[in-house]
Molecule: SAM riboswitch aptamer (S box leader)
Organism: Clostridium senegalense
RNA sequence: AUCUUAUCAAGAGAGACUGAGGGAAUGGCCCGAUGAAGUCUCAGCAACCUACCGAUUUGGGUGUGGUGCUAAUUCCAACAGGAUGAAAUAAAUCCUGAAAGAUGAGAG
Numbered sequence: 001a002u003c004u005u006a007u008c009a010a011g012a013g014a015g016a017c018u019g020a021g022g023g024a025a026u027g028g029c030c031c032g033a034u035g036a037a038g039u040c041u042c043a044g045c046a047a048c049c050u051a052c053c054g055a056u057u058u059g060g061g062u063g064u065g066g067u068g069c070u071a072a073u074u075c076c077a078a079c080a081g082g083a084u085g086a087a088a089u090a091a092a093u094c095c096u097g098a099a100a101g102a103u104g105a106g107a108g
Stems, first nucleotide, its partner, number of pairs: 002107007013042005021031003026077003043070003048066002051062003074100001079097006
């Protein structure tokens, strides 16, 4: 890299170094010299795996260890279907699903 599977409307940032980009990709819309991305330190969130406790028909608690995460719903859309709307077409708004992506666990 690939495959399977679960989740993705909640939650949680300061400092140091450094110095211009970043939000996956396309379009939009945002963030950024009142400091982007990156590295390090400390803190926090969460509860996927794990450990421990409890329970026993399968739901819980703590947060030990392993990941992950700490602007905006995965920032929004994109593809398919539907609802409202309209004389009809359209705009606009909304809903569902898919695709893609992210993270965990497992496989190989």